The prediction has a mean pLDDT of 85. This is a predicted structure of a 1499-nucleotide RNA (small-subunit ribosomal RNA) from an uncultured bacterium. The RNAcentral record of the sequence draws on ENA and Greengenes.

[in-house]
RNA sequence: AGAGUUUGAUCCUGGCUCAGAUUGAACGCUGGCGGCAGGCCUAACACAUGCAAGUCGAGCGGUAACAGAAAGUAGCUUGCUACUUUGCUGACGAGCGGCGGACGGGUGAGUAAUGCUUGGGAACAUGCCUUGAGGUGGGGGACAACAGUUGGAAACGACUGCUAAUACCGCAUAAUGUCUACGGACCAAAGGGGGCUUCGGCUCUCGCCUUUAGAUUGGCCCAAGUGGGAUUAGCUAGUUGGUGAGGUAAUGGCUCACCAAGGCGACGAUCCCUAGCUGGUUUGAGAGGAUGAUCAGCCACACUGGGACUGAGACACGGCCCAGACUCCUACGGGAGGCAGCAGUGGGGAAUAUUGCACAAUGGGCGCAAGCCUGAUGCAGCCAUGCCGCGUGUGUGAAGAAGGCCUUCGGGUUGUAAAGCACUUUCAGUCAGGAGGAAAGGUUAACGGUUAAUACCCGUUAGCUGUGACGUUACUGACAGAAGAAGCACCGGCUAACUCCGUGCCAGCAGCCGCGGUAAUACGGAGGGUGCGAGCGUUAAUCGGAAUUACUGGGCGUAAAGCGUACGCAGGCGGUUAAGUAAGUUGGAUGUGAAAGCCCUGGGCUCAACCUAGGAACUGCAUUCAAAACUAUUUAACUAGAGUACGAGAGAGGAGAGUAGAAUUUCUGGUGUAGCGGUGAAAUGCGUAGAUAUCAGAAGGAAUACCAAUGGCGAAGGCAGCUCUCUGGAUCGUCACUGACGCUAAGGUGCGAAAGCGUGGGUAGCAAACAGGAUUAGAUACCCUGGUAGUCCACGCCGUAAACGAUGAGAACUAGCCGUUGGGGAGAAUUAACUCUUCAGUGGCGCAGCUAACGCAUUAAGUUCUCCGCCUGGGGACUACGGCCGCAAGGCUAAAACUCAAAUGAAUUGACGGGGGCCCGCACAAGCGGUGGAUCAUGUGGUUUAAUUCGAUGCAACGCGAAGAACCUUACCUACCCUUGAAAUCCAGCGAAGUUCCUAGAGAUAGGAAUGUGCCUUCGGGAACGCUGUGACAGGUGUUGCAUGGCUGUCGUCAGCUCGUGUCGUGAGAUGUAUGGUUAAGUCCAGUAACGAGCGCAACCCCUAUCCUUAUUUGCCAGCGCAUAAUGGCGGGAACUAUAAGGAGACUGCCGGUCAUAAACCGGAGGAAGGCGGGGACGACGUCAAGUCAUCAUGGCCCUUAUGGGUAGGGCUACACACGUGAUACAAUGGGUGGUACAGAGGGUCGCCAAAGCGCGAGCUGGAGCCAAACCCUUAAAACCAUUCUUAGUCCGGAUUGGAGUCUGCAACUCGACUCCAUGAAGUUGGAAUCGCUAGUAAUCGCGAAUCAGAAUGUCGCGGUGAAUACGUUCUCGGGCCUUGUACACACCGCCCGUCACGUCAUGGAAGUGGGUUGCACCAGAAGUGGCUUGUUUAACCUUCGGGAAAACGGUCACCACGGUGUGAUUCACAACUGGGACGAAGUCGUAACAAGGUAACC
Repeated sequence: AGAGUUUGAUCCUGGCUCAGAUUGAACGCUGGCGGCAGGCCUAACACAUGCAAGUCGAGCGGUAACAGAAAGUAGCUUGCUACUUUGCUGACGAGCGGCGGACGGGUGAGUAAUGCUUGGGAACAUGCCUUGAGGUGGGGGACAACAGUUGGAAACGACUGCUAAUACCGCAUAAUGUCUACGGACCAAAGGGGGCUUCGGCUCUCGCCUUUAGAUUGGCCCAAGUGGGAUUAGCUAGUUGGUGAGGUAAUGGCUCACCAAGGCGACGAUCCCUAGCUGGUUUGAGAGGAUGAUCAGCCACACUGGGACUGAGACACGGCCCAGACUCCUACGGGAGGCAGCAGUGGGGAAUAUUGCACAAUGGGCGCAAGCCUGAUGCAGCCAUGCCGCGUGUGUGAAGAAGGCCUUCGGGUUGUAAAGCACUUUCAGUCAGGAGGAAAGGUUAACGGUUAAUACCCGUUAGCUGUGACGUUACUGACAGAAGAAGCACCGGCUAACUCCGUGCCAGCAGCCGCGGUAAUACGGAGGGUGCGAGCGUUAAUCGGAAUUACUGGGCGUAAAGCGUACGCAGGCGGUUAAGUAAGUUGGAUGUGAAAGCCCUGGGCUCAACCUAGGAACUGCAUUCAAAACUAUUUAACUAGAGUACGAGAGAGGAGAGUAGAAUUUCUGGUGUAGCGGUGAAAUGCGUAGAUAUCAGAAGGAAUACCAAUGGCGAAGGCAGCUCUCUGGAUCGUCACUGACGCUAAGGUGCGAAAGCGUGGGUAGCAAACAGGAUUAGAUACCCUGGUAGUCCACGCCGUAAACGAUGAGAACUAGCCGUUGGGGAGAAUUAACUCUUCAGUGGCGCAGCUAACGCAUUAAGUUCUCCGCCUGGGGACUACGGCCGCAAGGCUAAAACUCAAAUGAAUUGACGGGGGCCCGCACAAGCGGUGGAUCAUGUGGUUUAAUUCGAUGCAACGCGAAGAACCUUACCUACCCUUGAAAUCCAGCGAAGUUCCUAGAGAUAGGAAUGUGCCUUCGGGAACGCUGUGACAGGUGUUGCAUGGCUGUCGUCAGCUCGUGUCGUGAGAUGUAUGGUUAAGUCCAGUAACGAGCGCAACCCCUAUCCUUAUUUGCCAGCGCAUAAUGGCGGGAACUAUAAGGAGACUGCCGGUCAUAAACCGGAGGAAGGCGGGGACGACGUCAAGUCAUCAUGGCCCUUAUGGGUAGGGCUACACACGUGAUACAAUGGGUGGUACAGAGGGUCGCCAAAGCGCGAGCUGGAGCCAAACCCUUAAAACCAUUCUUAGUCCGGAUUGGAGUCUGCAACUCGACUCCAUGAAGUUGGAAUCGCUAGUAAUCGCGAAUCAGAAUGUCGCGGUGAAUACGUUCUCGGGCCUUGUACACACCGCCCGUCACGUCAUGGAAGUGGGUUGCACCAGAAGUGGCUUGUUUAACCUUCGGGAAAACGGUCACCACGGUGUGAUUCACAACUGGGACGAAGUCGUAACAAGGUAACC
């Protein structure tokens, strides 16, 4: 410090997710030791049991218990036991009294301020402590305990009587105290202990009372800070203030009476929700954010609510009273209790410990002290909860052991790892030793103080004594032995670490992206590896990364985001000069900012964690001194901002009134006749009752052609004939006046298109709704005919628009060029015009700069300043609820649950478009012939079947694999058989191999008989072959073409597809390869930030068309001969044809024209051939997961007495039907009969087969010739000549069927071909639709070959005859290039919207129901306090003895908790029914959007 994820790819915006640190954690797996810390975050839920606050006998009366002593009595073992008495002593139960139970300990419920933090303040109190001053005199009456009586189950009382005090009460004294009217008045006490004593007292010490000062602690007040919500905007009657009084320790409406009407609030009052606050902790670079366990400070609370008492202090955790809930006891009458103290229990919960030891230390209470008490505290126990440290060995050791795993079978890896050898002993274990935490206290002695004193008491020093829970302490030594001690997570990317097996969208994983559908580095296991390590992972939570709330440090044209627009109060900001002040600002000083923590430097535990000392820091607040630049403020000025005045012109600026012409429509009248109108085409509609058309006239409403313009005006919305009236604003010029008067603008206010609403008018045209006609599968639409609201006017509402420049307002600055509108100036000119310049508008381009890019660019989206508004992922949602506004429609404000990992912007490359341009192709058109109808052949689908084997399925499957299924083929079915197998390799045994025959069987096969002894040899044997056996293995047309190779199809013989370097762009990419010509062509030329190159095109190759040379048999025969009835038959020839080798030829080469001169095109000449001469082979980068595992090869998987192998028979040939491809036809351009011609290319020895003969024929007999330019297949057929048929289901057509045969073959039944005779079906040119073909082509005619025993209408070839047409590119299909739009990229067979149906989830409304909180009104009123009190009672004081003062009890009034009633508010839960939303698999209906999305879309 970043990374992953939106896309085909890119850049941005933007969310989601990850890597880090942390925790009072929990869970899973695992677990050796120690140190230091921490340990109910949930139910402030309920609690059994024990303990947690007592102490003082030196305050008191005392003596229940224990011990001692003394006296007495009894027993006697004469010093022991028992008993009695005595508080005499140590001590001490209960009681009176004092001090302490307000500290310590716990918890965080409440509390958003009566709290806390920081800093100040004045009107207070303060036990114990310190200090100063003074005092401590003299009396009195009680009450407990106790005794007696008595009630009650108990708790606890009642009455009578006795008694003490440091308990209580007067009196005296009284200031430096308190009050004061300054005269005065008022207020206290207690004694205890020690010593001495002449018993009078003295002294010491601890107390007591009054008071001063201090310290400490506490109470009160102020300022600032300290959560969220405005869908909480108004709150408040003791409320705000005053006067007076009361009350308090003290100020104060704290309380009361009266008076006034204030107080708080947009700088957020009130209300609601949440929450103890802080030092700190955690994270972060910091600023910030989150948090408030342990430790420390403050606050609050103590079962819930209320209340006071006592006291220095409480409205009191282990006190009291009352009410309530709960629990317990009870004799039913009454009582008792409060773990949020320490342990512990139940419960809740994911989850948090022992009913331990000790007061040894530290501290606290009481005490003179010893001491007692202390669950504070110190320790121990449990827990890997965290942090820190240590260990689980060390060295050596290659045969790289065994085993595991992988493997390309060679090996690799685990791995120096282990074993082995040599060492060590930390920790744990056993034994032994053994610090420190201890200071006190007591006692003895000495000295000092006090004192009359050597007592006492206090202090110092010294000696002795003596206190440890922890503790089997830490630590040290010895002993033994590698001995007792390693796991967890991960290994697709992010992110370090890879292979095998299993599984097969299953099981599962997953933080995000995403893995898994038969080869999973992603699931599970294993081997290996990586990371951390007594831990490791997961989950939860916080910060970080996140500049993703942006103060530091973001944005708003199109990504989310500028209010529709202006005015303007508050607020914020504000021109120039000078002076004053010192609020902000800056500096210094002082106080404070507790300690701990963090940081730095030391020190102590062996180190560390931890502990400890010092420092720094605590960025803050307050006080004070100073400075005066800037801001602020005050004063005085200025004119550049702003405004005013004067002059001038421009303008659809606004309002009102009037008026004009054209057009539409209607009405009236005339002319006139059959249609008009409307559309893609029609129809509805109008018209013979006279329309449309046309002429004349009239009426009425609305809108203003031309001018007219990226022209003008206005804040925006918006504004258009002309004239008049009223009126707003801007501009220019002059530079006279004012003197900062300004800018912005939350709330607020005005204006605000269209539609809509209300009232009243108006209504020509247009036109929602509606009606009809069309279109359509439907058509509640688009189109047409009508047509009402509305559109218009007046007045009043509404307040929204894609109200847009998607760009807030204002100010300043920053290159230019060209238009245009309105002013001004100068020049030259003067008719118009022109040139330069300056203001104010309004446009186009463009530099710098900016921007993600597009683009913006003096009219900024540049560079800065001021103010306002707004944004923070998509959806839910321009929504719900609440509030405000509105007559309504609706508007403004505006969430959440839930859900997704994206949504978006700009640009790029493709693809696509019922977008555009250019071009090509038998693509259309122009033609010729077909298919689709018939019959048959063949293939496919379907169906059937035991099986009808399998594959191919739009073009690009369907006469395809199959160049040929009767058996075989054959893969399928049935039946019968074989199991190392039909064929291969290895091993062992036997045997030559082989041949012939018999029997059974459908055959495979089984059984038997006979015959046969080979080759090489080193004589051991070996090779080949056959049989048997054994296991390794064979075998598979089983599966996967979506694991593959190879081959093939297709786009397409289309002209394209790329690269290097350079350049441009942030980048994907672009350029090159765009443009203009041209071509069949990315062919070539010109031009050009491109220059070159490659694969394709073309050419090179083959056939063919012409010629030449050479060669001359089997081919040829012109000339010379021979021979024949005739024929290259023969001699011979090499001319011709032909054959087959090599050459020539054609290149836009030549001429003319066109074009830019180029490329090229057009025409011509010559030529056999002319512009690629014709044909073939040849198929770029790639696309279709195209086809093929059944040609072959091959990975994985599967079968192994079968999915392998053999045999026989059957099937692949089935048949209601549908489709494709063909054959033959429907006839006269024909059929039949007879006759006569002319090819090319092939094939042939298991072959082609001649002549001749036989048969009607298929064919048979026959056997010459030929391994082929020789012989044979082999008569080519259409054609031509002649004749017949004469338009018919025929002399067309030949299907089908019967009969008879031929051939092949072991075998023609299923199931061959052919022949003859007979039979003679459909069919008379074929609907919608559709195919081929541009010249030796179509059409037509025959011939051959491969396969093959036989079996073509198929396929592949060959020649014969031999056309028509092409204007042209509008349309259909396909393709190429450029451009455009795009929400597509699996790429239009794309994407995608809404209703409906089903399921799940969250949520709104809802008659209501049930809770919580709370306001108001009223009732009620415990305990308590205060007021009043004529009742009852009363020790202290006074008394005139009657009583008084005073008090207690009782009564009553006021306040008030719980409780109750009524009525509101608010919130939560539930709810029949209901609304929309989200998600879900293959549902239904349509097709709204994205392309001109097929009616442009949207607001």